[in-house]
Context: one part of a larger RNA
RNA sequence: CGCAAGGAAUUUUGAGAGGAUCUGACUUUAGUACGAGAGGACCGAGUUGGACAUACCUCUGGUGUACCAGUUGUUCCGCCAGGAGCAUUGCUGGGUAGCUAAGUAUGGAAGGGAUAACCGCUGAAAGCAUCUAAGCGGGAAACCCACCUCAAGAUUAGAAUUCCCUAUUAGAGCCGUGGAAGACCACCACGUUGAUAGGCCAGGUGUGGAAGCGCAGUAAUGUGUGAAGCUAACUGGUACUAAUGGCUCGAUUGA
Repeated sequence: CGCAAGGAAUUUUGAGAGGAUCUGACUUUAGUACGAGAGGACCGAGUUGGACAUACCUCUGGUGUACCAGUUGUUCCGCCAGGAGCAUUGCUGGGUAGCUAAGUAUGGAAGGGAUAACCGCUGAAAGCAUCUAAGCGGGAAACCCACCUCAAGAUUAGAAUUCCCUAUUAGAGCCGUGGAAGACCACCACGUUGAUAGGCCAGGUGUGGAAGCGCAGUAAUGUGUGAAGCUAACUGGUACUAAUGGCUCGAUUGA
């Protein structure tokens, strides 16, 4: 921009396109059928793997330079104590959310149609025979469905429901607060009739026993107060802060 006869919101049909399509072992049937024996099944039933794919983060882990702790050197906060800066995040031990695989879950199934090679029934030409010439069956991971995803620019532009039409239109956008959405745009949530983000409160999680003071010890240090103090992205709540006021587009019953 279009969607041939107004404008919207929501929900859809599926022409068409893409993806997937894998496979082992074991148990049983059954030491059965078969076979002199040695050996040893089809068909069917069940269990468990590999590789691959998709989703997710409860568990196991990784990361986690915004969390906690330990520690070295040095500078500074007048000194002690306690801290801060720099040294690869100084180094080291852990670690929330998120992301993630080595972790977790799921998948290939079953079935139908028409067939290939092949196997048949009936059956003449050719009194026999013959799966074929007329006719009728069986038959594969291949084909068409079925499973998953996208999909009406499918210009053949589809369908359904609801809303609006002299008023503050229906509705959409701008703007703002943000996001498990994201390069931008888009998408999604919210904008006081409000929990959208921040803050605050409570909790969780992590770290691992704060500072100060007391006590013991000459001291290093230990210990009590005290599962202490601190705690990011997590959970729940709470209008304290910011989402103000508003502006623009969009018409009149439809060639």
Molecule: large-subunit ribosomal RNA, domain VI
Organism: Rickettsiales bacterium